[in-house]
Molecule: small-subunit ribosomal RNA
Organism: Clostridia bacterium
RNA sequence: UUGGUGGAGAGUUUGAUCCUGGCUCAGGACGAACGCUGGCGGCGUGCCUCAUACAUGCAAGUCGAGCGCAGGCAGUCCUUCGGGGCUGUGCUGAGCGGCGGACGGGUGCGUAACACGUGAGGAACCUGCCCUCCGGACGGGGAUAACGGCUGGAAACGGCCGCUAAUACCGGAUACGGUCCUCUCUUCGCAUGAAGGGAGGAGGAAAGGGUCUGGAGAAGGCCGCCGGGGGAGGGUCUCGCGGCCCAUCAGCUAGUUGGUGGGGUAACGGCCCACCAAGGCGACGACGGGUAGCCGGCCUGAGAGGGUGGUCGGCCACACUGGGACUGAGACACGGCCCAGACUCCUACGGGAGGCAGCAGUAGGGAAUCUUGCGCAAUGGGGGAAACCCUGACGCAGCGACGCCGCGUGCGCGAGGAAGCCCUUCGGGGUGUAAAGCGCUGUCGUCCGGGACGAAGUCCCGCCUGAAGAGGGCGGGGUGACGGUACCGGGAGAGGAAGCCCCGGCUAACUACGUGCCAGCAGCCGCGGUAAUACGUAGGGGGCGAGCGUUGUCCGGAAUGACUGGGCGUAAAGGGCGUCUAGGCGGCCGGGUACGUGUAGGGUGAAAGCCCCGGGCUCAACCCGGGGAGGUCCCUGCAAACGGCCGGGCUUGAGGGCAGGAGAGGGGCAUGGAAUUCCCGGUGGAGCGGUGAAAUGCGUAGAGAUCGGGAGGAACACCAGUGGCGAAGGCGGUGCCCUGGCCUGGCCCUGACGCUGAAGCGCGAAAGCUAGGGGAGCGAACGGGAUUAGAUACCCCGGUAGUCCUAGCCGUAAACGAUGGGGACUAGGUGUGGGAGGUAUCGACCCCUUCCGUGCCGGAGGAAACCCACUAAGUCCCCCGCCUGGGGAGUACGGCCGCAAGGUUGAAACUCAAAGGAAUUGACGGGGGCCCGCACAAGCGGUGGAGCAUGUGGUUUAAUUCGACGCAACGCGAAGAACCUUACCAGGGCUUGACAUGCACGGGAAAGCGGCUGAAAGGCCGUGUCCCUUCGGGGCUCGUGCACAGGUGCUGCAUGGUUGUCGUCAGCUCGUGUCGUGAGAUGUUGGGUUAAGUCCCGCAACGAGCGCAACCCCCGUCCCGUGUUGCCAGCGGGUGGAGCCGGGCACUCACGGGAGACUGCCGGGGAUGACCCGGAGGAAGGUGGGGAUGACGUCAAAUCAUCAUGGCCCUGAUGCCCUGGGCUACACACGUGCUACAAUGGCCGGUACAGCGGGACGCGAAGCCGCGAGGCAGAGCCAAUCCCUGAAAGCCGGUCUCAGUUCGGAUCGGAGGCUGCAACCCGCCUCCGUGAAGCCGGAAUCGCUAGUAAUCGCGGAUCAGAACGCCGCGGUGAAUACGUUCCCGGGCCUUGUACACACCGCCCGUCACACCACGAGAGUCGGCAACACCCGAAGCCGGUGGCCCAACCCGAGGAGGGAGGGAGCCGUCGAAGGUGGGGCCGAUGAUUGGGGUGAAGUCGUAACAAGGUAGCCGUACCGGAAGGUGCGGCUGGAUCACCUCCUUU
Repeated sequence: UUGGUGGAGAGUUUGAUCCUGGCUCAGGACGAACGCUGGCGGCGUGCCUCAUACAUGCAAGUCGAGCGCAGGCAGUCCUUCGGGGCUGUGCUGAGCGGCGGACGGGUGCGUAACACGUGAGGAACCUGCCCUCCGGACGGGGAUAACGGCUGGAAACGGCCGCUAAUACCGGAUACGGUCCUCUCUUCGCAUGAAGGGAGGAGGAAAGGGUCUGGAGAAGGCCGCCGGGGGAGGGUCUCGCGGCCCAUCAGCUAGUUGGUGGGGUAACGGCCCACCAAGGCGACGACGGGUAGCCGGCCUGAGAGGGUGGUCGGCCACACUGGGACUGAGACACGGCCCAGACUCCUACGGGAGGCAGCAGUAGGGAAUCUUGCGCAAUGGGGGAAACCCUGACGCAGCGACGCCGCGUGCGCGAGGAAGCCCUUCGGGGUGUAAAGCGCUGUCGUCCGGGACGAAGUCCCGCCUGAAGAGGGCGGGGUGACGGUACCGGGAGAGGAAGCCCCGGCUAACUACGUGCCAGCAGCCGCGGUAAUACGUAGGGGGCGAGCGUUGUCCGGAAUGACUGGGCGUAAAGGGCGUCUAGGCGGCCGGGUACGUGUAGGGUGAAAGCCCCGGGCUCAACCCGGGGAGGUCCCUGCAAACGGCCGGGCUUGAGGGCAGGAGAGGGGCAUGGAAUUCCCGGUGGAGCGGUGAAAUGCGUAGAGAUCGGGAGGAACACCAGUGGCGAAGGCGGUGCCCUGGCCUGGCCCUGACGCUGAAGCGCGAAAGCUAGGGGAGCGAACGGGAUUAGAUACCCCGGUAGUCCUAGCCGUAAACGAUGGGGACUAGGUGUGGGAGGUAUCGACCCCUUCCGUGCCGGAGGAAACCCACUAAGUCCCCCGCCUGGGGAGUACGGCCGCAAGGUUGAAACUCAAAGGAAUUGACGGGGGCCCGCACAAGCGGUGGAGCAUGUGGUUUAAUUCGACGCAACGCGAAGAACCUUACCAGGGCUUGACAUGCACGGGAAAGCGGCUGAAAGGCCGUGUCCCUUCGGGGCUCGUGCACAGGUGCUGCAUGGUUGUCGUCAGCUCGUGUCGUGAGAUGUUGGGUUAAGUCCCGCAACGAGCGCAACCCCCGUCCCGUGUUGCCAGCGGGUGGAGCCGGGCACUCACGGGAGACUGCCGGGGAUGACCCGGAGGAAGGUGGGGAUGACGUCAAAUCAUCAUGGCCCUGAUGCCCUGGGCUACACACGUGCUACAAUGGCCGGUACAGCGGGACGCGAAGCCGCGAGGCAGAGCCAAUCCCUGAAAGCCGGUCUCAGUUCGGAUCGGAGGCUGCAACCCGCCUCCGUGAAGCCGGAAUCGCUAGUAAUCGCGGAUCAGAACGCCGCGGUGAAUACGUUCCCGGGCCUUGUACACACCGCCCGUCACACCACGAGAGUCGGCAACACCCGAAGCCGGUGGCCCAACCCGAGGAGGGAGGGAGCCGUCGAAGGUGGGGCCGAUGAUUGGGGUGAAGUCGUAACAAGGUAGCCGUACCGGAAGGUGCGGCUGGAUCACCUCCUUU
């Protein structure tokens, strides 16, 4: 610069990811239908179903200028007045005759075919009317309908006799030309042959009519007629190519294929016939079955393609169904004929009539498709000379939003914005300039008026030309269904005119209420189980708009059948392997050809449609004109690179010869030793065997063991190796014979001989089958023993088929490298098997090169990833096989194979929204490695047994309020239920409420006090009384009323907050970078180390955060300061005694502050590091002990009853008050505790030593009383001062002496004390009496590793009172830890996974139930096509006699005969029908078989983690079921060890 105008995706498998893959959606279209809605116009379009049946009307006639008759009318004449004759007029009727009814119109049944499309051919053909050219029409004949008469019939329709015309019919004549025969010439064609010419011969035509001129006729013009040539248009035949499905249709064929002769046709032909031959078609899909009119086009699509064939146009086929011919130029004939059948109608029962798939219309069917309209004005058609007639073709109108197109339903102004409605956090927001209101316009509709184009011809009149009144030209007149329509003008008036769908994501548009897995929605994913943007309604919003949605169908998206443009290791997909046929593909160099291929020109590809340009309706839709585009098509020429073909050459592909070589390659025949078993004998004497442990079994009739001898079968240790060989299956002692393939070396030879390979053929592990052998060991089935809930299994003891051999079947496998074969190309490294060569050498011992084979690692590249990587899954070429969502199902049916088992080929209905592959993060494993924890072990003491206490379950109850439920609910919320608490129950009461705020009205201080009633609450009544003021009122208070209060009512699955738990576990993350398509990984893994992700080292990571640790508190040592209420060493005083006093602050102690510990030091180990071990010092060591502190998160964990809070619910009650009761019940069960069972003890007496704390409605001393609880009393103390406060175990002494006791104290009786309004239900304590169970606790189970357990007491919170609980305190004070196999929990790494609400997971099969579709099934019913035979209509064809017949011939124009024709009869063919046996398809069927689906059925546990016996494949047997076992195979098996190889250090 030019050409080109053309291509978007999304949702859904997962915890997440990538890929594969299906399903679904967004688009466009429609002859549509359905739902809701509906103003106008234009242009289109409208039975897709029953080619079902049709009432009624109409849709094909016309010509008197072919003919006769009858009638009408007009004129005229005659008349017996009844009428008649003649002339005129096609005005009417039928008839004879002509042309047309073969067109136009309808439909899509049939048809898979030369039917259609396209392109050729006819030297194998026809053609009325039309055009053009040539030639002709002479002269005769006999009939017949109409009509008349008679007559049959209900009718339809006839019969007989008689008359008559023609452009009807028939001879004769003539014959330019035409046809045929014979002879002959020229030209052409690939051929059969064709065209043209010459000579001779034969046979063959005709019709008239009207009109003008004219007196008439003739003649001529005009319309017709006959023969012939040409044309146009139409038709017919033939051929190439093209366009549906099923191969579960694989073989089909007797006129079949060809020939000869004949018939027939317009014509070729097996179209038909006779004879002869035996052919013809088919995987390039014959035959059969199913479906279907084909095309131009139409829809869709970027295109290629896919789908479709309605309207319009071309072709075909059909006309009630089937058959048939006639006539004709043309038909096998939609509105013709004949026959048969079904149906309908008429009938006098004898017979007849009919065919809307013409236009309307009706019924029926159906989801569904129109008026029984107007007109021939236009266009077109038939007839006619014409006028004209006919025309449901056509032109118009009508109905239907069925489609496309256009228009309108108003326009402007109009509030920080009415009302209503909706939402609301109550502030407000939305509807919304929307409305109202004001101003304006006037389309459509409505009213009034005007008013077309389409019309120009024929025709009529006039004129011109002309001989003309043919013909032609000019002027005038006349002709419109649509229609008074379009259009134009005027009037009035916003007046008459908006809906439908949607708003979870995809997909544009959100709130409220109702509902509560209900009702419902849903295109896919999916919504709904009490806060639903997903259901219904409303408000609002989004989209489109006279429409909007839904349904159906098609294309698209879908590269999801991939030609353009896909795949096959693991996702679906490589045939088990080989060999070969057809076919496909094919090396190097010349030559030729031109089939493919390319190119140029020509032809054709109708019109319409489509695209472009232009034009006409106001625009558009629509229509008109022009151009373009469109074919694998045909013809002609050119090119020759590539493919093909023909021919020549070459050697590198392939093959051969020669020389060597390795090998479990195959087959056959021999042969060897070890071992097992059995038999015989010897020795020997009690067991053997087997298992997790056992038992069955064997053995004193002598097993096992051992020695010797023998028998028999099967398999061949070591060598042996990711070694070798083979196509695969597979092949393993040794020797021999036969035999296939392979490798290497160098030369020679052939000369593309090649590769692949549908079918076919062969081979083909194991199991299995048939027949016959054989049988040692092993061993399905089976028997027995164990195991177990069961154990049809795993384990054990036996054991039959089988395993082995021969012959024959079977033909499958995880027949796998899950990877077809061949060829070429594309880095390396390192093993190993076979060979050759080089170098060096004594030597192939190394080393190097090369070929073939076989492994591993790895680069580029590929791949979804895993991985593959010269042995490709890389880059390419060729050929074959195979795949197209999962299930149903490798099933059914059918076919083929098999003795069977079964194999092979191989569906559908139905059903699902997935099924899958690889990889990721987790979780899990009866996987692995490493490591922790009172996890086990070691040890001490408990629980589980008793009694009691307490909590819970359960039960009970009017109520036993509620919550908490494995660990992590159960002495928990309760750190304290007699009333209260209190939430529960009963009863009695109150309502603006026990409590808050506000408003209105009324009253007044409130409180307090009193009376009656009452169980109280409450009710009723009485008494009693304020402050401020600007005088309006206000504060306060009461009453009434209204807003509202109140709720321990529900939802902890709406929430905040708080808490438990994993877990004081060592983890959890982020930023940047890097790796990966991605999820994600890396960091955080690794080597060490630690209590620790603690630290060190390493490292594509480098840092950082939350956790760990430390910082904080308590305890342990020391120091400093201070020194009362604490302390008392020294000094003084002092007592019965005493820090009691003075004094002191040293000590203890208290309070405050500080020091100290850091692996700092030494030795050893370790990488010199982190760190570990030991040691020194030290009060203390390696985090000193304890506490506080709880990462990201998990459990929809707990709590709506602490509190808060959304929503819901109650409102004379689910709120509030009161009395009483209940929470304390009790046949039971469990948890947590207390006290015990005794002598390490009980009891008695004496005696010693704490710490933490608490105390003013409080602690309460001394003293006194009481046995005691306690009382009286009240000192002191707001507390280092006083009190609680005697600590107890202990120690000393005594007693008890093994007993249900001097153990134990429950229970019960009695008597008391204390608190409190009140101890009845239902408190605690004391004393006296009573004295229960219990003698150390089954299975099981808990705590604790040091000042710990155990044991002993003390204090505190709550609290009037009421602890065996809880929280603290101190006293006394142990044992044990080998160790990490096991149980539990946890951390890190790794592995497997079908788990991901995550093993409390997932999941399989039988059985039972419900529903659904399908297979089989004694059969039954129906359909389709064919076959055999029977019957045989119409009709064509053939034959035929003794029947019949106008023309022509003979005869005489007769009779008669001939030619020809007809009826009848005979025959061939022949529709329907009948009989028969089969084929295919469909429906149905007692019963039966499996299959699918279905919130919570039964049995087991097969699979997924080593799934607890690794799993799976083939096969066989067995078993309720999954399944088990045998044999062979696979890894798509975990784990450990070893070997080898590789990589890394």